[in-house]
RNA sequence: UCAGCUGGUCAGGUGAUCGCCUGCGUUUAUUCGCGGGAGGAAAGUCCGGGCUUCGCAGGGCAGGGUGGUCGGUAACGCCGACCGGUCGAAAGAUCAGGGAAAGUGCAGCAGAGAGUAAACCGCCGAACGGAGCGAUCGCAGGGUCGCUUGCGUGGUAAGGGUGAAAGGGUGAGGUAAGAGCUCACCGGCGUGUGUGGGUGACCACCGCGGCCAGGUAAACCCCACCCGAAGCAAGGCCAAACAGAAAGCAGUGGCGGCCCGCCGCGUUAUGACUUUCGGGUAGGCUGCUCGAGUGCAUCAGCAAUGUUGCGCCCAGAUAAAUGAUCAUCCACGACAGAACCCGGCUUAUCGACCAGCUUUUUUU
Numbered sequence: 001u002c003a004g005c006u007g008g009u010c011a012g013g014u015g016a017u018c019g020c021c022u023g024c025g026u027u028u029a030u031u032c033g034c035g036g037g038a039g040g041a042a043a044g045u046c047c048g049g050g051c052u053u054c055g056c057a058g059g060g061c062a063g064g065g066u067g068g069u070c071g072g073u074a075a076c077g078c079c080g081a082c083c084g085g086u087c088g089a090a091a092g093a094u095c096a097g098g099g100a101a102a103g104u105g106c107a108g109c110a111g112a113g114a115g116u117a118a119a120c121c122g123c124c125g126a127a128c129g130g131a132g133c134g135a136u137c138g139c140a141g142g143g144u145c146g147c148u149u150g151c152g153u154g155g156u157a158a159g160g161g162u163g164a165a166a167g168g169g170u171g172a173g174g175u176a177a178g179a180g181c182u183c184a185c186c187g188g189c190g191u192g193u194g195u196g197g198g199u200g201a202c203c204a205c206c207g208c209g210g211c212c213a214g215g216u217a218a219a220c221c222c223c224a225c226c227c228g229a230a231g232c233a234a235g236g237c238c239a240a241a242c243a244g245a246a247a248g249c250a251g252u253g254g255c256g257g258c259c260c261g262c263c264g265c266g267u268u269a270u271g272a273c274u275u276u277c278g279g280g281u282a283g284g285c286u287g288c289u290c291g292a293g294u295g296c297a298u299c300a301g302c303a304a305u306g307u308u309g310c311g312c313c314c315a316g317a318u319a320a321a322u323g324a325u326c327a328u329c330c331a332c333g334a335c336a337g338a339a340c341c342c343g344g345c346u347u348a349u350c351g352a353c354c355a356g357c358u359u360u361u362u363u364u
Stems, first nucleotide, its partner, number of pairs: 003358008012329007020037006039335001043346002046344005051231004058260004063227005068082005083097001084095004098222002103220002105216002120160002122156003127153003130149008168186006187212002189209004194205004235286004244277005249271001251265004293312005299306002
């Protein structure tokens, strides 16, 4: 210099005129005055809660969720730090990160064989046989010995081949040829109430053992931990309006399913409950915004975050409010609009700025 990594801030500004919603006070009267008025994601509705209702929300099964350790938090599937794996030169990024030696299942083609997984090409005369040659014995059939031959029975898995992956690796000894067959070292695995560090996951080292058991659980499964349900159209208050008819049956109701427990109502029908047909009313107020809120500082902590102190109040619409015009500045505005409220995650996105970190290459 180029390139890269991580985190943060802003989200058009200013002035004028008219218009809209709302809080507080005021007025005969929205009459007047003061103040406020969409987001970093308001989006997705994916998690977790606050709050409300269900008499309590008990036990079990099924079902669902999470999955390294330790912290943070109201809680979480979130955040922080650390451990381990993978990628990267690095800063860093990422992981659906417990178990494959409990069981079951799955894996095309190629290949002998893909996990109780093996003999295709090769190698082997040590074992048994065959064939050939030579020697020797015998009258002969034939016998004996040696050599050759991997032809047969057989041995082998070191070399080669197939494949993404092939029965730990390198070397030496040994063998007929080979093989953890033996040995040395390395790797993996098992083991030791081993030693040291760490809260821990884990890391480093030592001893013994020849034990060498592939992949996949985002397949079923096993293990550990967690989980009442529904939802502001929850719920509460005021107002309005009612027309019934029929059927079922001794049980039924208690807000995910089943069982148990407990509680309530009812039991031969004028009924607790369920179902079908049919009629009427549905307007207003509240819930509704002071909240696990926010700004700055101090202290504790590696950090997330928390304690303490001093300030601040920042939308509450209800067919749904912030718009229009002019001027000007500029980085020439993308993605995009609250509806009970918060903490997260994920997705979309024009640009401008700030802080820290990395160093392959080049130069001094």
Bacterial RNase P class A from an uncultured Pirellulaceae bacterium, 364 nucleotides, folded computationally. The prediction has a mean pLDDT of 80.